A computed fold for a 167-nucleotide RNA from uncultured Planococcus sp., annotated as Lysine riboswitch aptamer. The sequence is in RNAcentral, with records from MGnify. The model forms 100% of the base pairs in the Rfam consensus. The prediction has a mean pLDDT of 80.

RNA sequence: GAUAGAGGCGCAAAAACCAUUAGUAAACAGUCCGAGGAUAAUGAGAUCCGAUGAAAGCUGUUGAAAGGGGGAUUUGCCGAAGUGGUCAGGCGCUCAUAGCCGAAGCUGCUGGGUCUGCAUUGAACAAAUGCAGGACUGUCAUAUAGGAAACUAUAUGGGGGGCUAUC
Repeated sequence: GAUAGAGGCGCAAAAACCAUUAGUAAACAGUCCGAGGAUAAUGAGAUCCGAUGAAAGCUGUUGAAAGGGGGAUUUGCCGAAGUGGUCAGGCGCUCAUAGCCGAAGCUGCUGGGUCUGCAUUGAACAAAUGCAGGACUGUCAUAUAGGAAACUAUAUGGGGGGCUAUC
């Protein structure tokens, strides 16, 4: 270097379905009020609605969705993959600002899942990420003990650019 392979609540994708979002947004009716309002934050524009009564508030009747999450099962896999950075580009009627999304490539970090705490994102008691800590697990190295050996046990340490087998 090539090929094959192992970790286990292992990883990713798809997915019927499910909860949440939310009795919210919105629609309609009533009431109150009296000049503004809608087009996803702000400003400008454009269009539209409005004294035949706007918005806000209250009451009633209906009543979502996106985003985020779980998930039977299936498929592909074992740097699987995740996450941060850089970045082409994209998102609402138009423009600007803000915000959001974000491919490929390159690059930093992470062996793996799990539990606890804190922080951040988030509507969130969901979930994720980061940091710290705990035990567990796999692997290799070293030491000690046992063993003829294979190997086993214990302790400590390392990191996936690792480990095992073959060439």